About this RNA: The RNA shown here (small-subunit ribosomal RNA) has 1439 nucleotides and comes from an uncultured bacterium. The RNAcentral record of the sequence draws on ENA and SILVA. Its Rfam family is "Bacterial small subunit ribosomal RNA". The coordinates come from a structure-prediction model, not an experiment, and the mean pLDDT is 84.

RNA sequence: GGUAAACGCUAGCGGCGUGCCUAAGGCAUGCAAGUCGAACGACCCCCGAUUAAAUCGGGGGAGUGGCGGACGGGUGAGUAACGCGUGAGAACGUACCCUCUAGUGAGGAAUAACCCACCGAAAGGUGGGCUAAUACCGCAUGUGAUGCUGAGAGUAAUCGAAGUAUGAAAGGGUGUAACUACCCGCUAGAGGAGCGGCUCGCGUCCCAUCAGCUUGUUGGUAGGGUAAUGGCCUACCAAGGCAAUGACGGGUAGCUGGACUGAGAGGUUGGCCAGCCACAAGAGCACUGAGACACGGGCUCUACUCCUACGGGAGGCAGCAACUAGGAAUCGUAGACAAUGGGGGAAACCCUGAUCUCGCGACGCCGCGUGGAGGAUGAAGGCUUUCGGGUUGUAAACUCCUUUUAUAAGGGAAUAAGUCCCGAUUAAAUCGGGAUUGACUGUACCUUAUGAAUAAGCCGCUGCUAACUACGUGCCAGCAGCCGCGGUGAUACGUAGGCGGCAAGCGUUACCCGGAAUUACUGGGCGUAAAGAGUGCGCAGGUGGUAAGGUAAGUUUUCGUUUAAAUACAUUGGCCUAACCAGUGGGUCGCGAAAAUACUGCCGUACUUUGAGAAAGUCAGGGGGUACCGGAACAGAUGGUGUAGUAGUGAUAUGCGUCGAUAUCAUCUGGAACACCCAAGGCGAAGGCAGGUACCUGGGGCUUUUCUGACACUGAUGCACGAAAGCGUGGGGAGCAAACGGGAUUAGAUACCCCGGUAGUCCACGCCGUAAACUAUGGACACUAGAUAUCGGGCUGGUGACGGCUCGGUGUCGUAAGCUAACGCGUUAAGUGUCCCGCCUGGGGAGUACGGCCGCAAGGCUAAAACUCAAAGGAAUUGACGGGGACCCGCACAAGCAGGGGAACGUGUGGUUUAAUUCGAGACAAAACGAAGAACCUUACCAGGGUUUGACAUGUAUGUGGUAGGAGCCCGAAAGGGCAACAACCCAGCAAUGGGAGCAUACACAGGUGCUGCAUGGCUGUCGUCAGCUCGUGCCGUGAGGUGUACCCUUAAGUGGGGUAACGAGCGCAACCCCUACGGUUAGUUGUAUCACUCUAGCCGGACUGCCCCGAUAUAUCGGGGAGGAAGGAGGGGACGACGUCAAGUCCUCAUAGCCCUUAUGUCCUGGGCUACACACACGUUACAAUGGAUGUUAACAACAGGUCGCGAUCUUGUAAAAGUAAGCUAAUCCCUAAAAUGCAUCCUCAGUUGGGAUUGGGCUCUGCAAUUCGAGCCCAUGAACUAGGACUUGCUAGUAAUCGCAGGUCAGCAUACUGCGGUGAAUACGUUCCCGGGCCUUGUACACACCGCCCGUCACAUCACGAAAGUCGGCUGUACCGGAAGUCGGUGGGCUAACCUUAGGGAGGCAACUGCCCAUGGUAUGGUCGGCGAUUGGGGUG
Repeated sequence: GGUAAACGCUAGCGGCGUGCCUAAGGCAUGCAAGUCGAACGACCCCCGAUUAAAUCGGGGGAGUGGCGGACGGGUGAGUAACGCGUGAGAACGUACCCUCUAGUGAGGAAUAACCCACCGAAAGGUGGGCUAAUACCGCAUGUGAUGCUGAGAGUAAUCGAAGUAUGAAAGGGUGUAACUACCCGCUAGAGGAGCGGCUCGCGUCCCAUCAGCUUGUUGGUAGGGUAAUGGCCUACCAAGGCAAUGACGGGUAGCUGGACUGAGAGGUUGGCCAGCCACAAGAGCACUGAGACACGGGCUCUACUCCUACGGGAGGCAGCAACUAGGAAUCGUAGACAAUGGGGGAAACCCUGAUCUCGCGACGCCGCGUGGAGGAUGAAGGCUUUCGGGUUGUAAACUCCUUUUAUAAGGGAAUAAGUCCCGAUUAAAUCGGGAUUGACUGUACCUUAUGAAUAAGCCGCUGCUAACUACGUGCCAGCAGCCGCGGUGAUACGUAGGCGGCAAGCGUUACCCGGAAUUACUGGGCGUAAAGAGUGCGCAGGUGGUAAGGUAAGUUUUCGUUUAAAUACAUUGGCCUAACCAGUGGGUCGCGAAAAUACUGCCGUACUUUGAGAAAGUCAGGGGGUACCGGAACAGAUGGUGUAGUAGUGAUAUGCGUCGAUAUCAUCUGGAACACCCAAGGCGAAGGCAGGUACCUGGGGCUUUUCUGACACUGAUGCACGAAAGCGUGGGGAGCAAACGGGAUUAGAUACCCCGGUAGUCCACGCCGUAAACUAUGGACACUAGAUAUCGGGCUGGUGACGGCUCGGUGUCGUAAGCUAACGCGUUAAGUGUCCCGCCUGGGGAGUACGGCCGCAAGGCUAAAACUCAAAGGAAUUGACGGGGACCCGCACAAGCAGGGGAACGUGUGGUUUAAUUCGAGACAAAACGAAGAACCUUACCAGGGUUUGACAUGUAUGUGGUAGGAGCCCGAAAGGGCAACAACCCAGCAAUGGGAGCAUACACAGGUGCUGCAUGGCUGUCGUCAGCUCGUGCCGUGAGGUGUACCCUUAAGUGGGGUAACGAGCGCAACCCCUACGGUUAGUUGUAUCACUCUAGCCGGACUGCCCCGAUAUAUCGGGGAGGAAGGAGGGGACGACGUCAAGUCCUCAUAGCCCUUAUGUCCUGGGCUACACACACGUUACAAUGGAUGUUAACAACAGGUCGCGAUCUUGUAAAAGUAAGCUAAUCCCUAAAAUGCAUCCUCAGUUGGGAUUGGGCUCUGCAAUUCGAGCCCAUGAACUAGGACUUGCUAGUAAUCGCAGGUCAGCAUACUGCGGUGAAUACGUUCCCGGGCCUUGUACACACCGCCCGUCACAUCACGAAAGUCGGCUGUACCGGAAGUCGGUGGGCUAACCUUAGGGAGGCAACUGCCCAUGGUAUGGUCGGCGAUUGGGGUG
């Protein structure tokens, strides 16, 4: 874009078209084919004329007869066919029509109707009798026709004078008184037109998983038959005919003009209209006829329906309507013959569901309308909003105007030509006059009146694709053509507003073409994406060198003919326009003829030739086959020497060995394979080929240019070869070695390792026929830069080493060019061309099933579909990853020291419990974490009691001076509530008063530690103080991207240097900052009697591989040593954390979006809980003791800090915690403040103890409203586990670990935690194999949520389609036989018999009957093929 469409929503009108695609299922009812009295007889009734009657005219139904019922109308079942299309042809027919020739004489016998009788329910039938014809039958005539004979003509086919034989006819009408004339018929012929039958060339769907088919088959002869050719039929003879250019079989289908689509080439289609064919319930058959094997004729069979008196009968809508069924679905039981056409008739006329009209359906195409102009306050309402507005929107309202359409009224066509009558006239025609004919229809159309009046929807709005917001929903409901939307901010779902598109329609579904170069003729591919057959030989086929000639098949041109009409195209015209209709014009294709001859073909010819082949000479080679021979190694056997192990592995064990192994020597036997040479090397078609010699044999290169003269290339089917494994038969068997046995390993180990070991490996013969049979690259020929290596040959230069030229092979490199998606290929092409073959067309299912062929088997070759997915795949890129590689680093390991893990206790977490045990944090990077300190408070949790503009902020309105506040009293656990003395404040103003503040009420709002850290900001953790992460310009690449940043050296470092298509730059590193170690200097409250030192806190200096020596080196730099120095190679420590990762953590610090609560999820209070306790984990403390504990003593030596609601000296009391008292200190001044470990002395003497201190009892102290749940401390008493801690695991490299104490924050009180401070003060580091983490380079990848990835198969369950299957059911069909209706043809002669003949007896002919051949349906038996179902079973897909 299209449709014979259907469905959903919607709908004003008209015109033109169109309307059972399904059940060729079944059909009630009506109609669809009749007509002629001018062919015929009889009858009936009625009317008219006339008459005395007769008679005449008109009308009616039936019959005989004629013509027509073979057309018109319907349908598409069958048919793959001369059925159709197209173009030719010869052996034919033809009623009606036209032209021409010749006739139309004279007779006969019947029969329907009708009458009578009879049978039957009916349908219908029987017998007897009468009658006519244009019905039927003889006779005559015989132009012409046909048969026979046949003079003659002709090459022949054949034509043919003359003769002979045969067979014709029908009458009717008009006018007239009549003759007669004319008209319509009839007969025999000839011709024409149109129509029909037949034959042939070409064209006409799919399947080869249909490969062979055929016996009337193919041809001939003779006969029959037909209108006619012909195996059309019969007999005989021959054995042919068709087929890979697709026979036969199966499936599907009416064919065409045309229609739709497409740039075209094509693809799809055949409804309406037109041509042809076929069919008429399913089959068979003939009759009649010009024509049929006949839709509305006949006979028979079958199925179905109907009537019946049960004996018998009737029927055929795929004609028009209608009904029913089926279906997603397709109309009225209409009008008329007025027109066009058809049948009959002389005509009038009759008939016509053909046709013309009307009706129904938006089913399609076309046209019209639903109003036009003005109209801003941009109304109201809706929607939205940043609350300002925006939008709907000139849209509406409103004003003016119009009236197509609608309603009503009035007027009112065309389609009509003819026909009849009269007159004139003619051969026929024709002309004039008159009368008359319309279904649609009072329709189209016109006029008038009324009044904007009667008339808009559908789909869409993420992208493709024109059009966006709000609300609702919350992976739900739903959407979806593809990708995909939806899990709380959805432009994608639903609704609304707005917008976009089309419009009386709009969408959806279905189907066709296009896009699709996605079957590629035009116009694709095959190294790795799907795709080169494993290799050759070669029939058919396709293609083919140079030159001239002929021919003219292809090709080109011209002409002729055809291509029906319609359609399409161009143009002109008619309906108001258009759709629609009409006129005119032109063209493609097919066929035929002529011409041309460049190219191709064909024919014969040439080539002293270039393709191909041959010859001569020569050469290389693991090319193939057969026979013989050889040495090393190996195993075995025999004998000797010799003794305890050997063998094997990561380590073992099984195994072998005292019956003497292994080792070693000698001899013998056996089989298989051929070291070195050996190579980037050679040969072969491929597979493949390797010791030596001989014989047989294939192919190839080079040189000469001697011969042949296109002999060539490719190659479907076919034939041959074809590794390994495997199979069959017979040999052989040393080594090796599937299966198998044993030993190990392991969670297991049907494996890897070890010890054994059989098929097999080897030979002969025969199968198999496959491989990553790979260069994943078919063969041949030609052309298109090179460089280099090597093998074989020839020519040639050079003394030589070594070259140059050339032919053929094998390799490598390559930015020549070119090609390719890239990788790559690149004269050995994957470049540029020609020819031929093979193969591909998304992934899976599947190289599978079924069928066929091959095979002994294993199996091979050929080769689908259902179903399912939206991908599968290639090449390259960046990452990430690897039980890949190279390099390097880190308390990462190693080397050490001290611990944890076991005990008790403290603290945190899980779990459990609970009214509540508030919440968060979860590997490293949660768990003495938020919490630098839960008795109340904190507090977020629970129970109970209150309160509601609120505990807190701002604003508005109203009210309120005894107002706000409020001692005291009452109720209450408190909060809170009530009574109530007393009692204010600011500003203006003289005052009254007004305003504010406060309070009360109402309303906006407050409030929320309620939810989402996966909506966020901020802050933080982590990789990681790891050395990385990027940019600009340039360059490279189609691109992703790369380069820079890779390489080498070096560093703690992407630190620095060298080099380099890169050159520079940024964030990181380092440095700048702070503390500390040394010195100088300035100042000095305190300190000190004073000065100084120390000290305090400011400013400077100092360190830079700067200097020297040695070594390494290209430098950078590194290593060793030295000088100097307080300090030496970054002196030590801190702060500082690149691009980013983990949707890491935090909405409970704070901030914030959305949602939620609002007499509660807010807020206040009392009490409780966060402190629970079978248990599990994490971080710590104290210990287990003698390097110790206890007591005493000497007392010595710190630093960082803190202090006025504070630190608190001193003195007194108390065993002590502490109390009392109170000086000093707002601090270098006073206080905290005792430092402890340490030293000395005594006791303890290895024990559950004088270790250890849990637990418990009693008595106290302190803080605080308050220590019961639930604080800390003191004294006395009690005295648990624990005797060094399994697997595993942590920290630390020097003033570090370990150990010792001190201070601070939090804090009323509470520290084993945290943050700091100083005292004492070690051990060890060979080194980088390994564990963990990290950096850089490289490699592989099917990973990209990135290895905690991806992913394979079984099993279980659910579901879907398919295969097999005992069987069973059905369709189509073959063969053999039985049986055989109707009927044609043939036979028979008993019966019957009008015309003709007759010698009158009969005969000819006919009818019926019987019978033969053929044959429909049917039956029996047995096959083929296709399909349905099928217990069970097999694999496959999906979840």